RNA sequence: CGAGUCGACCGCGCGACUGCGGAAGAGAAAUCUUACGAGGAAAGUCCGAGCUUCAUAGAGCGGGGUGACGGAUAACGUCCGCCGAAGGUGACUUCCGGGAAAGUGCAACAGAAAAAAACCGCCUUGAAAAAGGUAAGGAUGAAAAGGCGAGGUAAAAGCUCACCGGGGAGAGGGUAACUUCUCCCGCAUAUGUAAACCCCACCCGAAGCAAGAUAGGGCGAUAUCGAAUGCGGUUGCUCGCCGCGGUAUCGCCGCAAAACGUCGCUUGAGUCCGUCGGUAACGGCGGAAGUAGAUAGAUAGUCGCGCAAGACAGAACUCGGCUUAUAGGUCGGCUCGUUAU
Numbered sequence: 001c002g003a004g005u006c007g008a009c010c011g012c013g014c015g016a017c018u019g020c021g022g023a024a025g026a027g028a029a030a031u032c033u034u035a036c037g038a039g040g041a042a043a044g045u046c047c048g049a050g051c052u053u054c055a056u057a058g059a060g061c062g063g064g065g066u067g068a069c070g071g072a073u074a075a076c077g078u079c080c081g082c083c084g085a086a087g088g089u090g091a092c093u094u095c096c097g098g099g100a101a102a103g104u105g106c107a108a109c110a111g112a113a114a115a116a117a118a119c120c121g122c123c124u125u126g127a128a129a130a131a132g133g134u135a136a137g138g139a140u141g142a143a144a145a146g147g148c149g150a151g152g153u154a155a156a157a158g159c160u161c162a163c164c165g166g167g168g169a170g171a172g173g174g175u176a177a178c179u180u181c182u183c184c185c186g187c188a189u190a191u192g193u194a195a196a197c198c199c200c201a202c203c204c205g206a207a208g209c210a211a212g213a214u215a216g217g218g219c220g221a222u223a224u225c226g227a228a229u230g231c232g233g234u235u236g237c238u239c240g241c242c243g244c245g246g247u248a249u250c251g252c253c254g255c256a257a258a259a260c261g262u263c264g265c266u267u268g269a270g271u272c273c274g275u276c277g278g279u280a281a282c283g284g285c286g287g288a289a290g291u292a293g294a295u296a297g298a299u300a301g302u303c304g305c306g307c308a309a310g311a312c313a314g315a316a317c318u319c320g321g322c323u324u325a326u327a328g329g330u331c332g333g334c335u336c337g338u339u340a341u
Stems, first nucleotide, its partner, number of pairs: 001337010012306007020037002023034004039312001043323002046321005051208004058239004063204005069081004083097001084095004098199002103197002105193003119138002121134005146164002149161003165187001166185008212263003217253009230244005271288007307310001
């Protein structure tokens, strides 16, 4: 210099005027002043939690989820490390990665056969027809009964042997998944498929801020409905648990400024800096800064200047993740190639 790979970050700026939102302050009031006011994804609502109500959420069945190993975390399907497999010269990347000797199912078309296989071929017998042996070779297929070579045989075949693959045992390394070496087993444990049923291990109660709370309350009378083996509430079902009436009209008591209200509502398992521990995710300690909170829903509009010409997009209870969208730009680690010193 070129090509690549991984990660972090910014994501229009400045000024003027006019508006909007909640807050604080001033004012008798009208109103005025002040600072603040969307994002890295606020999005999809896909996971995991907090919080709320239903029993301080209980049992069984059903259903759902996760899936090598170790760790991080409040938790997770997330993250970190590591193992195995696959790709790349490499930095590095990808993988829903348990079980097919519990059972069942399926494998289209083609093919003789899709699992305990004989169509052609080969060998033996036979005059032939045919019978028997055979998984070397051909043919079909995504997949054909461990691969390949040698011996062997009538022809063949793990029938025998070497190497590779597979299984088992021992020893070494590792917390473990796993791995290295040695020995043994001829491989009938006979193909694949579990994002097919299923089996194994572990996890999951339901509904959700329109949750829910706050006095739409209490008592009496009448009418009507229901009949405790009942009715209502609670999960998909059963049990269990909780409550004992429901509706309408009238009267009395009570609450209240307002129920088109108020609370929930925004400071949070949060962020940044330093330091210590850890390979890392992350954790301990110390310090610092910072008010979006609306409810028909504010966060905007106009003008001027600048140049790199401005992408994807906008809160609605709150966090941790994942996924998806994103013009342009900045910085750093590492790899490969070439050249020069």
Molecule: Bacterial RNase P class A
Organism: Clostridiales bacterium